[in-house]
RNA sequence: CUUGAGCGCGGCGAUGGGGCUCGCCGAACCGCCCCCCGAGGGCUGAUGGCUCCUACCGAGAA
Numbered sequence: 001c002u003u004g005a006g007c008g009c010g011g012c013g014a015u016g017g018g019g020c021u022c023g024c025c026g027a028a029c030c031g032c033c034c035c036c037c038g039a040g041g042g043c044u045g046a047u048g049g050c051u052c053c054u055a056c057c058g059a060g061a062a
Stems, first nucleotide, its partner, number of pairs: 009026005016053006031043004
C1' cells in the first nucleotide's frame, strides 16, 4: 500500500424534512434529450419504495 473477514459506528440511493421498509457503501451516489461538442439550448421528478409535512406546478370551489 492492497485484498478478505468479524464487530462497532456512520453514510448513500439526480433538489428539503419526519416515520416505516428494501438495497448498497466505507464510498455508495451525482436523471434525460439536443448541439457548432468550447459555449450553449430543452425536459421530468422534492420517495430507492410507501406515507406525512414543506416548497413548486396545474385545475376547480368559497